The RNA shown here (ZMP/ZTP riboswitch aptamer (pfl RNA motif)) has 129 nucleotides and comes from a Burkholderiales bacterium. Rfam family: ZMP/ZTP riboswitch aptamer (pfl RNA motif). Rfam links the family to the GO terms regulation of purine nucleotide biosynthetic process and one-carbon metabolic process. The prediction has a mean pLDDT of 76.
């Protein structure tokens, strides 16, 4: 200095929180049913709190398991770019093969329904050691 990219797999992986609500549980009333059990609906709650279990709670937390997961590394297929070789064509094209720490680019991305928050991680850029 050249290059549009697309797809699939493997390994690893930080981070994964608080409150509220839903829902559940309980109390009381009403309606239905009715041997009993029960169903629906409304109110109330120093109750639990949207993966599970255990422990805290002024500090938006701790441990284990399950799930999710940006990113990191790597492999494969097709395409593109570069270099080299061979063949054909005929004046710079086409086809085949080989090689490559080549090409996947900025408006960010990730963590258990949702809302409001708190905080963390990753990628990228700059600086310092």
């Nucleotide at each position: 200095c050249a290059a549009u990219a697309a797809g699939c797999g493997u390994g690893u992986a930080a981070c994964u929180g608080g409150c509220g609500u839903a829902a559940g549980c309980g109390u009381c009333g009403c309606u239905c049913a009715a041997a009993u059990c029960g169903a629906g609906u409304g109110u109330c709650g120093u109750c639990u709190g949207a993966g599970a279990g255990g422990g805290a709670g002024c500090c938006a937390c701790c441990c284990u398991c399950a799930g999710g997961a940006a990113g990191c590394a790597u492999g494969c297929u097709u395409u593109c770019c570069a270099u080299c070789c061979c063949g054909a064509a005929a004046u710079u094209u086409c086809g085949g093969g080989a090689u490559g720490u080549g090409a996947u680019u900025u408006a960010g991305c990730c963590g258990u329904c949702c809302g409001c928050c708190u905080g963390g991680g990753c990628a990228u850029c700059a600086a310092a050691c």